[in-house]
Context: one part of a larger RNA
RNA sequence: CGUAGGAAGUUUGAGGGGGUCUGACCUUAGUACGAGAGGACCGGGUUGGACGCACCGCUAGUUUACCGGUUGUGGCGCCAGCUGCACCGCCGGGUAGCUAUGUGCGGUUUAGAUAAGCGCUGAAAGCAUCUAAGCGCGAAGCUAGCCCCAAGAUGAGACUUCCCUUGAGGGUCGUGGAAGACUACCACGUUGAUAGGCUGUAGGUGUAAAGGCAGUAAUGUCAAAGCCGAGCAGUACUAAUCACCCGACAGG
Numbered sequence: 001c002g003u004a005g006g007a008a009g010u011u012u013g014a015g016g017g018g019g020u021c022u023g024a025c026c027u028u029a030g031u032a033c034g035a036g037a038g039g040a041c042c043g044g045g046u047u048g049g050a051c052g053c054a055c056c057g058c059u060a061g062u063u064u065a066c067c068g069g070u071u072g073u074g075g076c077g078c079c080a081g082c083u084g085c086a087c088c089g090c091c092g093g094g095u096a097g098c099u100a101u102g103u104g105c106g107g108u109u110u111a112g113a114u115a116a117g118c119g120c121u122g123a124a125a126g127c128a129u130c131u132a133a134g135c136g137c138g139a140a141g142c143u144a145g146c147c148c149c150a151a152g153a154u155g156a157g158a159c160u161u162c163c164c165u166u167g168a169g170g171g172u173c174g175u176g177g178a179a180g181a182c183u184a185c186c187a188c189g190u191u192g193a194u195a196g197g198c199u200g201u202a203g204g205u206g207u208a209a210a211g212g213c214a215g216u217a218a219u220g221u222c223a224a225a226g227c228c229g230a231g232c233a234g235u236a237c238u239a240a241u242c243a244c245c246c247g248a249c250a251g252g
Stems, first nucleotide, its partner, number of pairs: 001152001005163007015149004021049007033038001051106005059100004066093005071086006110144003117137004169246004173189005194239003197235005203228003211222004
């Protein structure tokens, strides 16, 4: 921009894309078959591999948010206590998020038309012949079936609801997001829990400082402490104020 009025929501599916894999074991059955050696079809069940999709409850990583230990050196006058720099100084842990090595799930069954092939009936050609007319079976393949996209499918579809300038709806702007390069998308904007803060808490670290007590002291203890808390709740304290712009033709 189009889809001949303007919108919001829900959809149909023309047409595309993805997927389609496979082993071993048990059983049927040491059966059929075979002199024996050996050893099935068909069918039933179990469990794997690779691959794919999703997820983070478990396991395992990362986690320059966080907590702790510690070395050298500088600073806060000194002690104590903090703090800067040294690859995050080094080391031990580690939530959310993101992940795989972790977990869940998937390939099926089935129908139709067929290939090679196997047949029925059957003439040309009194026989024979699956083929010439006709009919049937038959593949991991084809068309459907499963999952995803999809009306710019210009053949532009359908349904429901709203609006007629007293204006439906959308945008600008702001607070944000398991959305994201920007844009877009989604949530919210005081009729408010959108983010921050505050309070609480799942969780992390591992028992703060100061002081008391015990000990000559290191240290222990009062103390599951203190600090943090991207997660989850509650709470209008702060910021989403106010407002502006677009918006319906020869349609009804």
The prediction has a mean pLDDT of 87. Large-subunit ribosomal RNA, domain VI from Bacteroidetes bacterium 41-46, 252 nucleotides, folded computationally. NCBI's taxonomy places the organism under Bacteria, Pseudomonadati, Bacteroidota. Its Rfam family is "Bacterial large subunit ribosomal RNA". Its family is annotated with structural constituent of ribosome and ribosome in the Gene Ontology.